[in-house]
Molecule: Bacterial RNase P class A
Organism: Actinomycetaceae bacterium
RNA sequence: AGAGACCACUGGAUGGUCGCCGCCUGCUUUAGCAGGGGGAGGAACGUCCGGACUCCACAGGACACGGUGGUGGCUAACGGCCACCCGGGGUGACCCGCGGGCUAGUGCCACAGAGAACAGACCGCUGCUUCGCAACCGAAGUGAGGCAGUAAGGGUGAAACGGUGGUGUAAGAGACCACCAGAAGUUCAGGUGACUGAACUUGCUAGGUAAACCCCACCGGGAGCAAAACCAAGUAGUACACUGGGCUGUCCGUUCAAAGUGUACGGGUAGGUUGCUUGACUUUGCUGGUAACGGCAAAGCUAGAUAGAUGGCCAUCGAAAAGGCAGGCGGUAACGCGCCUUAGAACAGAAUCCGGCUUAUAGGUGGUCUCUUCCC
Numbered sequence: 001a002g003a004g005a006c007c008a009c010u011g012g013a014u015g016g017u018c019g020c021c022g023c024c025u026g027c028u029u030u031a032g033c034a035g036g037g038g039g040a041g042g043a044a045c046g047u048c049c050g051g052a053c054u055c056c057a058c059a060g061g062a063c064a065c066g067g068u069g070g071u072g073g074c075u076a077a078c079g080g081c082c083a084c085c086c087g088g089g090g091u092g093a094c095c096c097g098c099g100g101g102c103u104a105g106u107g108c109c110a111c112a113g114a115g116a117a118c119a120g121a122c123c124g125c126u127g128c129u130u131c132g133c134a135a136c137c138g139a140a141g142u143g144a145g146g147c148a149g150u151a152a153g154g155g156u157g158a159a160a161c162g163g164u165g166g167u168g169u170a171a172g173a174g175a176c177c178a179c180c181a182g183a184a185g186u187u188c189a190g191g192u193g194a195c196u197g198a199a200c201u202u203g204c205u206a207g208g209u210a211a212a213c214c215c216c217a218c219c220g221g222g223a224g225c226a227a228a229a230c231c232a233a234g235u236a237g238u239a240c241a242c243u244g245g246g247c248u249g250u251c252c253g254u255u256c257a258a259a260g261u262g263u264a265c266g267g268g269u270a271g272g273u274u275g276c277u278u279g280a281c282u283u284u285g286c287u288g289g290u291a292a293c294g295g296c297a298a299a300g301c302u303a304g305a306u307a308g309a310u311g312g313c314c315a316u317c318g319a320a321a322a323g324g325c326a327g328g329c330g331g332u333a334a335c336g337c338g339c340c341u342u343a344g345a346a347c348a349g350a351a352u353c354c355g356g357c358u359u360a361u362a363g364g365u366g367g368u369c370u371c372u373u374c375c376c
Base pairs, nucleotide, nucleotide: 001372002371003370004369005368006367007366008365009364010363012317013316014315015314016313017312018311020039021038023036024035025034026033027032028031041347046357048356049355050354051353052352053224054223055222056221060252061251062250063249065220066219067218068217069216070084071083072082073081074080085099086097087096088095089094100215101214105213106212107209108208109207122154123153124150125149126148127147128146129145130144131143132142133141162180163179164178165177166176167175181205182204183202184201185200186199187198188197189196190195228274229273230272231271237265238264239263240262241261242260243257244256245255246254247253281300282299283298284297285296286295287294288293321342322341323340324339325338328337329336330335
């Protein structure tokens, strides 16, 4: 210098003016005025996962159902995060993995192919045998057929039941042997563990699929701030049923209610307050840990609307982008710097709160690291 990898931050600025929603103070007074101060995000999105909180329930049992899935840690919790292991990709920084079990059992494997799971004889190879072939005989040879052997070779396929060489054989075959690759078992060593390494034994050679049923381990009550509580206002009942409601889906069981409960039709209200923003909070410093994250101290308060406020206009400045260039600098040139003109900022808007994940995002800034080439 070029090409990359991984993180973190930022994501329009200033002023004026007119509004909108809360808060505080003061004055009149119960609704206004004046002053002060505050008012969207990194994703507020999606509503996917986990919790806090609220209500219903909280004797128990059985069977279902759903979720998660390498190991160790972090956390309030998680399907999240960190570190590591294994497998795959990359020269590398690094990236990707719905990553328990198919050696518990059962099922499935299209098309092609003879055969698709403890398989298979289509071609081929080999033995025996029948018939034919030369004037006659027919050993050998050869052609056609029958019976049998054979998984070396060919062919099909995503996949055909280890590979190479030899022994062996009628031809062959882990049938046997040597080496190589793998698997299982045993022992030893290292590691908290996933796992890794070594030695020995067994000719053992074991296909894929669990996002198929299933098995194993762990986890799981339901509904959700339109939860829920209170105040105010209003109200008109009628018909039918007798058992109904709750306890997770079912069953057992249990509990509550008879002035009760449910269903259908009809009638009324549709305003306010609380919940509601002080919290697993933010910032800074010290500190433990490789890290995720934790501990201690100090300071701070940072939207709370309810059909939904957080906006409009003007001025100055402005990143990127598009077009152009007489002159200036570099260059042979293209072009770059620079200058001029146009234009004027990505994705996107809180609704109980928090931790994550996913998705969208113009442009800008910083850091660490890798590879290649050149120079000193």